[in-house]
RNA sequence: UCUCGAGAAGGGCAAACCUUGAGCAAUCAGGGGACGCAAAGCUACAGGUCCCUCGCGGAUGGCUGAGCUGCCGAA
Numbered sequence: 001u002c003u004c005g006a007g008a009a010g011g012g013c014a015a016a017c018c019u020u021g022a023g024c025a026a027u028c029a030g031g032g033g034a035c036g037c038a039a040a041g042c043u044a045c046a047g048g049u050c051c052c053u054c055g056c057g058g059a060u061g062g063c064u065g066a067g068c069u070g071c072c073g074a075a
Base pairs, nucleotide, nucleotide: 004073005072012037013036017032018031019030020029021028022027035062041068042067043066045065046064047063048060049059050058051057052055
């Protein structure tokens, strides 16, 4: 360095739900809250699913794949 992922260390993120706001909607953001997550960090490229004003439209990365980046270091 690459692969890998512990009865390790320091930590991190945050489902459902409640609440406030935005949006036609899917859904998103703030606060609370934890189901879980070794990438539950980022990317809408391919597929899937969802929405609509049905378009070269929008959403979903915590649906699958893929790409990029990252902490630690047992076996």

This is a predicted structure of a 75-nucleotide RNA (c-di-GMP-I riboswitch aptamer) from Neptuniibacter sp. The sequence was found by an Rfam model in a public genome assembly. Lineage of the source: Bacteria > Pseudomonadati > Pseudomonadota > Oceanospirillaceae > Neptuniibacter.